[in-house]
RNA sequence: CGCUCAUCCAGAGGGGCAGAGGGAUACGGCCCGUUGAAGCCCCGGCAACCCUCCAGUCGGUUACUUGCGCAACUGGGCGCGCGAGGCCCCGGCUAGGGAAGGUGCCAAAUCCGUCUCGUGGCGAAGUGCGUCACGAGGAAGAUGAGGA
Numbered sequence: 001c002g003c004u005c006a007u008c009c010a011g012a013g014g015g016g017c018a019g020a021g022g023g024a025u026a027c028g029g030c031c032c033g034u035u036g037a038a039g040c041c042c043c044g045g046c047a048a049c050c051c052u053c054c055a056g057u058c059g060g061u062u063a064c065u066u067g068c069g070c071a072a073c074u075g076g077g078c079g080c081g082c083g084a085g086g087c088c089c090c091g092g093c094u095a096g097g098g099a100a101g102g103u104g105c106c107a108a109a110u111c112c113g114u115c116u117c118g119u120g121g122c123g124a125a126g127u128g129c130g131u132c133a134c135g136a137g138g139a140a141g142a143u144g145a146g147g148a
Stems, first nucleotide, its partner, number of pairs: 001147001003146006013043005021032003026114004044106003049102002051098003055094006064085007110140001115137009
């Protein structure tokens, strides 16, 4: 940064300074906060994106062994096709383990809603509209890994 991909209902807090706000933005709701908000510092922790170990599986490349067939051939050897097997390397996926380092995070689902669609309830509403609940998706945002 009008870029790409993945994830976002799990998890993890104490102290010091500070002193009134905070939960991204707008609105609505609902919360947190003088029993101390934001911010800064110290320590601790969580998690496992990057990283790493192991197993399985899929795919590809190179080379090897073997069976059958074909061609060729005195034998043998070589070549081609199909099948089987094992080793090595690379990549993808799945399950599990690790945590030194780079980030991140440590109230509430990204606190919830807002836009679209679906289902159901209610309303003198009847393919429609309003509203409520639930579900799916989107937008926006956050974090990581990449890219320009």